[in-house]
This is a predicted structure of a 169-nucleotide RNA (Lysine riboswitch aptamer).
RNA sequence: GCGCAAGAUAGAGGCGCGAGGUUCAUCAGUACGCCCCCGCAAGAAAGCAGCUUUCGCGGGUGCGGAAAGGGGACAUCGCCGAAGUGGAGGGGCGCAGCUGCGCGUUUCUCUGCUGGGCCGUCGGAGAAGAUCCGCCGGACUGUCACGCGAGUGGAGCGCUAUCGAGUAC
Numbered sequence: 001g002c003g004c005a006a007g008a009u010a011g012a013g014g015c016g017c018g019a020g021g022u023u024c025a026u027c028a029g030u031a032c033g034c035c036c037c038c039g040c041a042a043g044a045a046a047g048c049a050g051c052u053u054u055c056g057c058g059g060g061u062g063c064g065g066a067a068a069g070g071g072g073a074c075a076u077c078g079c080c081g082a083a084g085u086g087g088a089g090g091g092g093c094g095c096a097g098c099u100g101c102g103c104g105u106u107u108c109u110c111u112g113c114u115g116g117g118c119c120g121u122c123g124g125a126g127a128a129g130a131u132c133c134g135c136c137g138g139a140c141u142g143u144c145a146c147g148c149g150a151g152u153g154g155a156g157c158g159c160u161a162u163c164g165a166g167u168a169c
Base pairs, nucleotide, nucleotide: 001169003167004166007163008162009161010160011159014080016079017078018077019076021074022073023072024071032064033063034062036060037059038058039057040056043055044054045053047101048100049099050098051097052096083114084113085112086111087110088109089108090107091106092105093104094103095102115141116140118138119137120136122134123133124132125131143154144153145152146151
């Protein structure tokens, strides 16, 4: 001098990601409360079993009548493995009380997968034709590699910029 490069900082994808907030619909004229009527005597208390505790239980007309969970929109904030999802293990909380198991939810650690959103089939979750998640397919988009080009291929453990320990020649 010219390459490679651990690492550091900054940055870009765009119907980009997440969080809480406000609001709207849904849930639902449901649960539940009250009046009246009817039926039943075994059961009920949002999973199961045992024990305990409490309560009668179910249906119908009428009058009132939610909430949680799950979503849409909007602005705000934090961000660009943003984040999502699967597995293993531990903790918290809930399921009338206790015990055991189980289920749900949340959180922490380790780990696999996904570049991004969109559309479609199928499957799953869900009260749901909302919405979410996953496989597959499609075009699009950012990025890198190869190619004269048309195009093909890869993955965020990536890419761009600056700095750069170190190192090949």
The coordinates come from a structure-prediction model, not an experiment, and the mean pLDDT is 81.